[in-house]
RNA sequence: GGAGUUUGAUCCUGGCUUAGGAUGAACACUGGCAGCAUGCUUAACACAUGCAAGUCGGCUGGGAAGUGGUGUUUCCAGUGGUGGACGGGUGAGUAACACAUAAGAACCUGCCCUUGGGAGGGGAACAACAAGUGGAGAUGGUUGCUAAUACCCCAUAGGCUGAGGAGAAAAAGGAGGAAUCCACCUGAGGAGGGGCUCGGGUCUGAUUAGCUAGUUGGUGAGGCAAUAGCUUACCAAGGUGAUGAUCAGUAGCUGGUCUGAGAGGAUGAUCAGCCACACUGGGACUGAGACACAGCCCAGACUCUUAUGGGAGGCAGCAAUGGGGAAUUUUCCGCAAUGGGCAAAAGCUUAAUGGAGCAAUGCUGCAUGGAGGUAGAAGGCCCACGGGUUAUGAACUUCUUUUCUGUAAAGAAGCAAUGGCGGUUUCUAAGGAAUAAGCAUCAGCUAACUCUAUGCCAGUAGCAGUAGUAAGAUAGAGGAUGCAAGUGUUAUCCAGAAUGAUUGGGUGUAAAGCAUCUAUAGGUGACUUUUCAAGUCUGCUGUCAAAUCCCAGGGCUCAACCCUAGACAGGUGGUGGAAACUACCAAGUUGGAGUACGGUAGGGGCAGAGGGAAUUUUCGAUGGAGCGGUGAAAUGCAUAGAGAUCGGAAAGAACACCAAUGGUGAAAGCACUCUACUGGGCUGACACUAACACUAAGAGAUUAAAGCUAGGGGAGAAAAUGGGAUUAGAUACCCCAGUAGUCCUAGCCAUAAAUGAUUGAUACUAGGCGUUGUGCAUAUCAAACCAUGUAGUGCUAUAGCUAACGCAUUAAGUAUCCCGCCUGGGGAGUAUGUUCACAAGAAUGAAACUCAAAGGAAUUGAUGGGAGCCCACACAAGUGGUGAAGCAUGUGGUUUAAUUUGAUGCAAAGCAAAGAACCUUACCAGGGCUUGACAUGCCGUGAAUCCUCUUGAAAGAGAGGGGUGCCCACAGGAACGCGGACACAGGUGGUGCAUGGCUGUCUUUAGCUUAUGCCAUAAGGUGUUGGGCUAAGUCCCACAAUGAGUGCAACCCUCGUGUUUAGUUGCCACCAUUGAGUUUGGAACCUUGAACAGACUGUCGGUGAUAAGCCGGAGGAAGGUGAGGAUGACGUCAAGUCAUCAUGCCCCUUAUGCCCUGGGUGACACAUGUGCUACAAUGGGCGGGACAAAGGGUCGCGAUCUUGUGAGGGUGAGCUAAUUCCAAAAACCCAUUUUUAGUUUGGAUUGCAGGCUGUAACUUGCCUACAUGAAGCCAAAAUCGCUAGUAAUUGUUGGCCAGUCAUACGGUGGUGAAUUUGUUCCCGGGCCUUGUACACACUGCCCAUCACACUAUGGGCGCUGGCCAUGCCCAAAGUCAUUACCUUAACUAUAAGGAGGGGGAUGCCGAAGGCAUGGCUAGUGACUGGAGUGAAGUCAUAACAAGGUAGUCAUACUAGAAGGUGUGGUUG
Repeated sequence: GGAGUUUGAUCCUGGCUUAGGAUGAACACUGGCAGCAUGCUUAACACAUGCAAGUCGGCUGGGAAGUGGUGUUUCCAGUGGUGGACGGGUGAGUAACACAUAAGAACCUGCCCUUGGGAGGGGAACAACAAGUGGAGAUGGUUGCUAAUACCCCAUAGGCUGAGGAGAAAAAGGAGGAAUCCACCUGAGGAGGGGCUCGGGUCUGAUUAGCUAGUUGGUGAGGCAAUAGCUUACCAAGGUGAUGAUCAGUAGCUGGUCUGAGAGGAUGAUCAGCCACACUGGGACUGAGACACAGCCCAGACUCUUAUGGGAGGCAGCAAUGGGGAAUUUUCCGCAAUGGGCAAAAGCUUAAUGGAGCAAUGCUGCAUGGAGGUAGAAGGCCCACGGGUUAUGAACUUCUUUUCUGUAAAGAAGCAAUGGCGGUUUCUAAGGAAUAAGCAUCAGCUAACUCUAUGCCAGUAGCAGUAGUAAGAUAGAGGAUGCAAGUGUUAUCCAGAAUGAUUGGGUGUAAAGCAUCUAUAGGUGACUUUUCAAGUCUGCUGUCAAAUCCCAGGGCUCAACCCUAGACAGGUGGUGGAAACUACCAAGUUGGAGUACGGUAGGGGCAGAGGGAAUUUUCGAUGGAGCGGUGAAAUGCAUAGAGAUCGGAAAGAACACCAAUGGUGAAAGCACUCUACUGGGCUGACACUAACACUAAGAGAUUAAAGCUAGGGGAGAAAAUGGGAUUAGAUACCCCAGUAGUCCUAGCCAUAAAUGAUUGAUACUAGGCGUUGUGCAUAUCAAACCAUGUAGUGCUAUAGCUAACGCAUUAAGUAUCCCGCCUGGGGAGUAUGUUCACAAGAAUGAAACUCAAAGGAAUUGAUGGGAGCCCACACAAGUGGUGAAGCAUGUGGUUUAAUUUGAUGCAAAGCAAAGAACCUUACCAGGGCUUGACAUGCCGUGAAUCCUCUUGAAAGAGAGGGGUGCCCACAGGAACGCGGACACAGGUGGUGCAUGGCUGUCUUUAGCUUAUGCCAUAAGGUGUUGGGCUAAGUCCCACAAUGAGUGCAACCCUCGUGUUUAGUUGCCACCAUUGAGUUUGGAACCUUGAACAGACUGUCGGUGAUAAGCCGGAGGAAGGUGAGGAUGACGUCAAGUCAUCAUGCCCCUUAUGCCCUGGGUGACACAUGUGCUACAAUGGGCGGGACAAAGGGUCGCGAUCUUGUGAGGGUGAGCUAAUUCCAAAAACCCAUUUUUAGUUUGGAUUGCAGGCUGUAACUUGCCUACAUGAAGCCAAAAUCGCUAGUAAUUGUUGGCCAGUCAUACGGUGGUGAAUUUGUUCCCGGGCCUUGUACACACUGCCCAUCACACUAUGGGCGCUGGCCAUGCCCAAAGUCAUUACCUUAACUAUAAGGAGGGGGAUGCCGAAGGCAUGGCUAGUGACUGGAGUGAAGUCAUAACAAGGUAGUCAUACUAGAAGGUGUGGUUG
């Protein structure tokens, strides 16, 4: 310090996730020791039992021990004193002077300290106790006795109030032989403690905006320790609040703790300070102190007890129990230490505290051994089978003893004494490697990889994701990595997150500028001088407890831990100083702002008047058949006279041309002409005021269109509606009609893509070119031009900015000020509440739930019913077919025991198959074999080969005979056969979506790339685009590109011309010759083979840019690639093939292997592809006659002769081929016949008889002869081929092959056309451009209803709780007040009484309770609304391309649904 995740890729915005640290934690697996810490975060739920606050003998009484007695010791009850207000617990309440910090004045204070004074004289009781008595008990009543440091009175004193007078008002003794000590009363002061006041600080919500009646203040009185509405009577009407009152929710506060670079954020366990509470609520008493945790009274709930009349209780003390919960310990020891209470003290007491126990809960330390040890051990795992790894790890040798074991001994410090911890730490001796390693992870982020299993299953997962038969992501194993007595997971907090931004963000298009303006509070504010010192800066100083953090030193063997000392920063108070800046005070200035004066432009506003064109209606006239409308039509109008034309009249609405990125207004908006009234701007000169300014929360004003209310008006156009079309439908687009509304007046509404998607103000920062208003200068008759200011309004562009697009003096640049707004997408601008509105609705405005994205700009593709250019038998122009018929053949389907398999749009279908009767053969049935039909290795045996017989469908099985070979070192070996055992063979079994290789297709289309440079943040671009040209990215020119590669072209083959050369088996002009180029001869010709030449836009003219090229011509056998072939770029289609072959993995192994016989691949209602033959006279039949090329032949072609009607048979010359054979070419020509008919067309089908091949011709071959003689008379929709030696037509030949189902396929020659000099359209393709919400790329994406399931949520007649408030009723305990009733020891007394006290009663207040109302909140609720999410459901196709009617915003109407239409706006 970052990283992953939106995309095909990129940059940005933006969320989600992650690595770190932490915890009073919990869970899972595992677990040796020690030290130091920590341990109910939940039910402030209920609590059995025990303990946690006593102590004092100086007072009274009693008991006990003891004694002869006195004394003494000890215990108990009571009086009395003091302490139970501390210590300990908890965090419910509390948003407050509760807390923290800093100040203050009107107070109290037991014990303690210092100091002054005093303690004289009297008196009356009450407990205990005794007697008797009530009650179950707890606990009382009555009578009697008694002491005190208990109680009361008198005297005296300072002090208090008051001018004075006067009033009120203290005490106690005890111990000791004594000195003396302790205690008491009363003053003054102190210390410590406490009460009170106050400044600024301390969470969230405005969907809480007003709150307040003792409320705010005053006076009198009361009250308190003290101030005070603290209380009360009267008076006044205040007080508080947008700097957030009140209300609601939540919460103990702090030192600190965790985290962070810091600023901050989160938190408030343990320790420490403060507060509050003690079952819930109320209340007082006592006291120095309480409204009191282990005190009292009352009420309530709960528990226990009871004799039913009553009583008792309060663990949020320490242990413990139940309950709750993911979860938190022992009913332990001791007062030895520290501290507290009492006491004069010894001492007693103390669950405070000191310790131990339990828990890996945390932090820290130590150990589980160290050294050596290669046969690189066994076992495991992997493997390319060679090895590698686990791994020096183990074993083994040697050493050590922290720990451990059990034993023995000593037994520290913690005080001078006392020891709970504790027979503990520590030390010494003995023993012996002995007793001790796990957990998670291993695709990326993130350190660490392989095998097996599984097969979108099981599972995993923090995110993105993984798993569909080769998973480094699941599970197991081996290995590795990390941490380690722990390791992972979960939860929570901070960080990363600059993701709420003070430090430190944004707002044109990503979320985000209010529709516009005016102006209040607030914030900010020009120049000069002065005052002051609030802000600001600075010196000194007080304080912010201790602990913690930091730092230094020290102590436990180290560390954690502990001790001692020190300190920064920051907050705040006091007190000095400075005076620049801000504020304040005062005085000025003119530049900001404004006023007055002169001029000026304008659809600025409002009101009135006038005008013409057009439209419609109406009247009259002319006229006579259609008009109108559309893509095409129809509805509609029209012989009752439309439309058309002319003239008259009426009405309403809007104002052509001028007209313009021109004007004006704050925006919305504003346009015929004239007039009245009126707002603002600009400009000039420079007179006046003197900062008067800017912005603007709340507030107010204006606000298109639609819409609403009332009254008018209504020509045109027109939501709704009706009709006609279109359509699968058409609630639409188109057409014919047509109402509200559109217009006016008065009033509402307050919204728009109200947009420059850009708030306002001020200043600064290069230019250039327009345009509107105006000034000045110059010139002029005038306009214009030129120069220069200012206010607008546009274009272009530098710096700069920006994610990019873009902005750029009219900023989105550089700065300042103020306001509004944003913080992932959806849910949702929805729900609810509130305000406004007549309504429609507007404004404000969430959450649950859900997703990992949503989004912006730009890039490359792909695509468009976008645009431009171009090509192609793509269309057009022609020609011949297919599609109808019969047959052949392939496919689908069906059938079957099997009909083996593959190929399926173009790019499968006469395809694999250049040939299924057996074989082939992979399929089926049956019969057989199991080391196998085939390969290698081992053992035994026999040479091998051959012949015969039996059985069987064959394979096979059985029997017999014949035969002894070759090499040799004589052991044996080679080849072959048979038998045997084991390794293994074998598989046309699966996966072409695991693969290699090969192939198809786009495509013989002109494309596809790269190096360097340059541009861009980048993806990428440029080059490869542009202007021409080409068959071509072919070439030329231009150009931030310059080169190169691969394709194109050329090089190769065939054909076309010529030359040279060579002449046999080919050829023959000349010379001889023959039946015959037969032979001699010839090398001219033809022909064959080889080698060359030739064609390059070379040349001429025109055109083009003086280019590339194009057009025409000459010459030439051939002319612009001469014709044809081979040659197939980068890539696409998970295209085809595991059945050519090869091959990974999986599967079968007496079978999915192998052998055999027979069958099947040839089935047949049907559908379809490719062909053949035809339908005839340009033909058919018969007879005669002519002309090829190419190819093949010894397991062969086969002449000749002969035979048969023929297929064929017999014979067998020649030929291993320019020699011989196949071999006859056919169309064609000549002659003849046939005459338009299902025929002398056509030949299917069928019968019978033959031939050939082959062991074999039934399923199922081909051929021949005779007989038979089907459909078919040119073919619907649709569709295919072809541009010249082509189409068409006609024979011929070859491969495979015994034969052949070949009409197929591959060659070859003969005859031999028509049309196109075009690109509008269809299909396909190329280049450039444009839009895009597509990238699996339009077979894309995607919206809404409906149906089904699930989830959360709103409304809801209501119902049930909780909290708060108000009013009334009843009113406990209790303080206070009153009291004429009852009663009463101390004092007084005139002896009646009085003062004072107590009881009772009454009054005010008053908790709980009751009644009623209101508010807030939670749960639930028949039914109901929408929302979200789901697998391949239904209906349509709204959006993205011009998305097929451009989209969209506001509004209104309307429709199953998306949606449609109207009005106005907008370009996104």

Model confidence (mean pLDDT): 83 of 100. Small-subunit ribosomal RNA from Trichopus zeylanicus subsp. travancoricus, 1468 nucleotides, folded computationally. The source organism's lineage runs through Eukaryota, Mesangiospermae, Liliopsida, Dioscoreaceae and Trichopus zeylanicus.